[in-house]
The RNA shown here (Glycine riboswitch aptamer) has 99 nucleotides and comes from a Hyphomicrobiales bacterium. It was read from a public genome assembly, where an Rfam model found it. Its Rfam family is "Glycine riboswitch aptamer". Rfam links the family to the GO term glycine biosynthetic process. Taxonomically the source falls in Hyphomicrobiales (Bacteria, Pseudomonadati, Pseudomonadota, Alphaproteobacteria). The model forms 91% of the base pairs in the Rfam consensus.
Formats: sequence, C1' cells, structure tokens
RNA sequence: AUGAUCCCUGCGGGAGAGUCUGUGGCAGGGUCACCUGCGCACAGCGCCGAAGGAGCAACCGCCCCGGAAACUCUCAGGCAACCGGACCGCAGGGGGAUG
Repeated sequence: AUGAUCCCUGCGGGAGAGUCUGUGGCAGGGUCACCUGCGCACAGCGCCGAAGGAGCAACCGCCCCGGAAACUCUCAGGCAACCGGACCGCAGGGGGAUG
C1' cells in the first nucleotide's frame, strides 16, 4: 500500500401452498331456528418449501476420515393481510488472505 473468503448492521427486491371443515370463545343481527365477523384457541384432513433441521450425492480435501446443494424428507416452519423468508443488489463496520 492492495485489500479476498468470511461475519455483523441498514436499505431495497424476494416464491410456493386451504383466509378449508368442525367445535369453542368474543362481538353484532334476529321472535325463534339461525346468520355474519375475528392478527382468537383447539382438533381434523389437504397442501408448500427458500427460516432452522435431517438424508443421499455430483464434487472437493489433509483422502483413516471429513466438508458438501437451490436435490430429497417434511421433525420444525408455513398456506388472505401482517410477520417471516433461502438467495440477490447497494452502503457501512469488523477482519485480515494475497500482491
């Protein structure tokens, strides 16, 4: 003096799949039977995968063994909106490989 992999923060983008059925609770309407709504709770079935997790593996390595996906499984999570969201872009910070 150049400042990589990587990590953190902020901003922006960011898919998929039932706002299904039943019961209960709350609020409203109704003479009754019932009806409507809810960032509500539980149960059931159906479905999605891009938090996390797990499995196999192309491949890689110091080749005993280990690291490994956007593939697979759905334990978890999710299926109106909100939140979340792998990953991508920009900015800042940490760090210090390399020249």